[in-house]
RNA sequence: UACGAUAAAGGCAAACCUCGAGCAAUCGGGGGACGCAAAGUAAAGGGUCUUUAAGCAAAAAGGAAGUAGAAAAGAUAGCCUUACUGCCGAAG
Numbered sequence: 001u002a003c004g005a006u007a008a009a010g011g012c013a014a015a016c017c018u019c020g021a022g023c024a025a026u027c028g029g030g031g032g033a034c035g036c037a038a039a040g041u042a043a044a045g046g047g048u049c050u051u052u053a054a055g056c057a058a059a060a061a062g063g064a065a066g067u068a069g070a071a072a073a074g075a076u077a078g079c080c081u082u083a084c085u086g087c088c089g090a091a092g
Stems, first nucleotide, its partner, number of pairs: 003089002011036002016031006034078001040084003044081003047076006055067002
């Protein structure tokens, strides 16, 4: 160090159940462990998801099914990138 061991000391906690918050994505407490060497922190870029939803839509007009997802507001750091911080240490 851009490395990570059948090491040591510790840490976090998916699904699911439960109580609560939210329209929702999802989040918080408790139980529980699939996993994690940054599964620590931050929504800056991309992705995905949620809500509202412009737009398109037959031969005129109006409407519906249908299609689509601009834009706005959010969610996710356990999707990736990025930034900052951090425990331990053998081999190389």